[in-house]
Context: one part of a larger RNA
RNA sequence: CUAUUAGGUGAAUGACUUGGCUUAACCGCUGACGAAGGGCGUGGCAAGCUGCGAUAAGCUGCGGCAAGGUGCAUGCGACCAUUGAACCGCAGAUGCCCGAAUCAGAAUCUGAAUCCUUCGGGAUUGUUCCGCAAGGAACGGGAACGCAGGGAAUUGAAACAUCUUAGUACCUGCAGGAAAAGAAAUCAAUCGAGAUGUGGUGAGUAACAGCGAGCGAAAUCCACAAAAGGCAAACUGAAUCCUGCGCAGCAAUGCGCUGGAGAUGUGGUGUUGCAGGACUCUUUUUUAACAACCAAUUUAGACGGGAAGUGAACUGGAAAGUUUUGCCAUAGAGGGUGAAAGCCCCGUACUGGAAUGAAUUGGCUGUGUAAGAGUAUCCUGAGUACCGGACAUCGGAUUUUGUCCGGGAAACUCCGAGUAAUCAACUUGGAACCUUAAAUACGUGUUAAGACCGAUAGUGUACAAGUACCGCGAGGGAAAGUUGAAAAGAACCCAUGACUGGGUGUGAAAAGCAUCUGAAACCUAAUAGUU
Numbered sequence: 001c002u003a004u005u006a007g008g009u010g011a012a013u014g015a016c017u018u019g020g021c022u023u024a025a026c027c028g029c030u031g032a033c034g035a036a037g038g039g040c041g042u043g044g045c046a047a048g049c050u051g052c053g054a055u056a057a058g059c060u061g062c063g064g065c066a067a068g069g070u071g072c073a074u075g076c077g078a079c080c081a082u083u084g085a086a087c088c089g090c091a092g093a094u095g096c097c098c099g100a101a102u103c104a105g106a107a108u109c110u111g112a113a114u115c116c117u118u119c120g121g122g123a124u125u126g127u128u129c130c131g132c133a134a135g136g137a138a139c140g141g142g143a144a145c146g147c148a149g150g151g152a153a154u155u156g157a158a159a160c161a162u163c164u165u166a167g168u169a170c171c172u173g174c175a176g177g178a179a180a181a182g183a184a185a186u187c188a189a190u191c192g193a194g195a196u197g198u199g200g201u202g203a204g205u206a207a208c209a210g211c212g213a214g215c216g217a218a219a220u221c222c223a224c225a226a227a228a229g230g231c232a233a234a235c236u237g238a239a240u241c242c243u244g245c246g247c248a249g250c251a252a253u254g255c256g257c258u259g260g261a262g263a264u265g266u267g268g269u270g271u272u273g274c275a276g277g278a279c280u281c282u283u284u285u286u287u288a289a290c291a292a293c294c295a296a297u298u299u300a301g302a303c304g305g306g307a308a309g310u311g312a313a314c315u316g317g318a319a320a321g322u323u324u325u326g327c328c329a330u331a332g333a334g335g336g337u338g339a340a341a342g343c344c345c346c347g348u349a350c351u352g353g354a355a356u357g358a359a360u361u362g363g364c365u366g367u368g369u370a371a372g373a374g375u376a377u378c379c380u381g382a383g384u385a386c387c388g389g390a391c392a393u394c395g396g397a398u399u400u401u402g403u404c405c406g407g408g409a410a411a412c413u414c415c416g417a418g419u420a421a422u423c424a425a426c427u428u429g430g431a432a433c434c435u436u437a438a439a440u441a442c443g444u445g446u447u448a449a450g451a452c453c454g455a456u457a458g459u460g461u462a463c464a465a466g467u468a469c470c471g472c473g474a475g476g477g478a479a480a481g482u483u484g485a486a487a488a489g490a491a492c493c494c495a496u497g498a499c500u501g502g503g504u505g506u507g508a509a510a511a512g513c514a515u516c517u518g519a520a521a522c523c524u525a526a527u528a529g530u531u
Base pairs, nucleotide, nucleotide: 001529002528003527004526005525006524007523008522014516015482016481019453020452021450022449023448024447025446026445027443028442029141030140037098038097039096040053041052042051044076045075048072049071059092060091061090062089063088064087068080069079070078103111104110105109112125113124114123115122116121126139127138128137129136130135145176146174147173148172149171150170156163160210186193187192197224198223199222200221208214228435229434230433231381235268236267239266240261241260242259244257245256246255247254248253273412275380276379277378278377279374280373281372282371283370289367290366291365293363294362295361296360297359298358299357300356303352304351305350309325310341311324312323313322314321326343327342328332334346335345336344386407387406388405389404390403391402392401414430415429416428417427418426469476470475489515492503493502494501495500
């Protein structure tokens, strides 16, 4: 050095799954009644996690369950429990300090004032806005989703400047369980449609564009879902609303008194385009809708009921396996149990259900109507529509939308639109006020499923994981799963300072906690061969 054998080291591989990933359904706000998130405490012994808060792994009530229990966590000790503990559901009490943090200040700590007091202690004292006052509201947080205000560059154009990337990233404000949009001064085209949103189609089309690179709609049709309402004004003119007090009522509310709001107009009426309304006249009536309360039904709900072998023989440490023989099934989904169980356990199909909550329907009380004719007069949103210029934006081209500057209408015999302008005709609508469910987006969360991954995979994290560790800091950021059915985790003896080794014992097997399997590289020894 080669080969073989026996070991060591090492951790791959195999098997497994507590955890992920994805999809779907459900569900979706919270906070001065002090949140989210932290700090510090809290156990008999208590470092970490979890729980909780000086009433501190807990206190009270109601309901459920049932024999055990004092979290992860298997020890010692001390206790609780059929006078019902532990555990589960609902409701309540307590809830230190910081934090919007809000008496003043401050790196989680300190220092005050006023009032009350059973003398232990308790309550109040932030800023802004509303209100005469009493008093009330807002502030902060939230994974993504939404609307709005700002708004890049790398890049592409094979350079680069208009353009593109892109109204993207990012910053800021604000809101909700969704948001936004929304009931035609809309489209269409001589036919018609009838608020908005979303998906498909139209269509990579029309259009825009150093007509380069590129960019890029709408109507239509199909589908999901469907819902409409209220003001200003004309007319009327306090007929209205609110705090407090009293009375009636279960309550919603009604009546009375007092004070305040309100003529710069509360309430009534009225709200549209084939114009409508006021106004004048006529006729009808309590039907729509909303709120509280009551009842019924359905539903969520801790949890309850829930069939049928622990038959025989065999193997084995162990039967659920094999052979044989029965039974149930609206249940042969799944998991567990000493190997592979419909009938052993938990469950499953089906079914019942307290407290409490939700929805629907009905009843009752309160507030609350509808239709027609006439057309003299009155009303129908102004620095608005529109025009010019500039800028931004858009597919929008002179014809998208918006902002700024300058000019600046009409009044129903009126006004806007129909993709250059203007005129006529025709068609279609009524701006300059407000509200509005569903179909849609997202996933902090709950549940279920999977021709997803199976510990270098799948989340960064299956484990004390955003931990240890690194960094002044913003921030970066790991590794690490498996004894066995059961600890039965090796009493006792010998050696040793100890680790540990040798016996003995446990176990089916040492699988011996450096624990399933245990490959290779690498190391050692023995044997054989070669130099």
The part of an RNA shown here (large-subunit ribosomal RNA, domain I) has 531 nucleotides and comes from a Candidatus Nanoarchaeia archaeon. It matches the Rfam family "Archaeal large subunit ribosomal RNA". Its Rfam clan is "LSU clan".